THF (Tetrahydrofolate) riboswitch aptamer from a Candidatus Atribacteria bacterium, 97 nucleotides, folded computationally. NCBI's taxonomy places the organism under Bacteria, Pseudomonadati, Atribacterota, Atribacteria. The model forms 94% of the base pairs in the Rfam consensus. The prediction has a mean pLDDT of 81. Its Rfam family is "THF (Tetrahydrofolate) riboswitch aptamer". On this family, see Trausch et al., Structure 2011: "The structure of a tetrahydrofolate-sensing riboswitch reveals two ligand binding sites in a single aptamer". Rfam 15.1 lists 747 matches to the family in 747 species.
[in-house]
RNA sequence: GCUAGAGUAGAUGACCUGCGUUUAAGUGUUAGAGAAUGGGACGUUGUCUCUAAACGAAAGGACUAUAGUCUUGCGAUGGGUCAUCGCGUCCGCUGCU
Numbered sequence: 001g002c003u004a005g006a007g008u009a010g011a012u013g014a015c016c017u018g019c020g021u022u023u024a025a026g027u028g029u030u031a032g033a034g035a036a037u038g039g040g041a042c043g044u045u046g047u048c049u050c051u052a053a054a055c056g057a058a059a060g061g062a063c064u065a066u067a068g069u070c071u072u073g074c075g076a077u078g079g080g081u082c083a084u085c086g087c088g089u090c091c092g093c094u095g096c097u
Stems, first nucleotide, its partner, number of pairs: 001097001003095003010085009019075003029053007039091005059072005
């Protein structure tokens, strides 16, 4: 110097376990502000947090003693595990030469 590779935030699916379904939920959308993000630096059209606005859900069965408990579903629902996919620029790491 050439070349190959590892490694992120996250995304999708499956299983397990929660929340809501009696609603100001949660997810998602728009605008604003901010934060983190391969080993390092910078960084967003990706991710997250907060505020505001609009929109907005599917319930059923059994038991019991009012309450309540269990169960089957539903929700562009939370978390964990597994599998697959997985940084833009520069530098670095490993292997080959």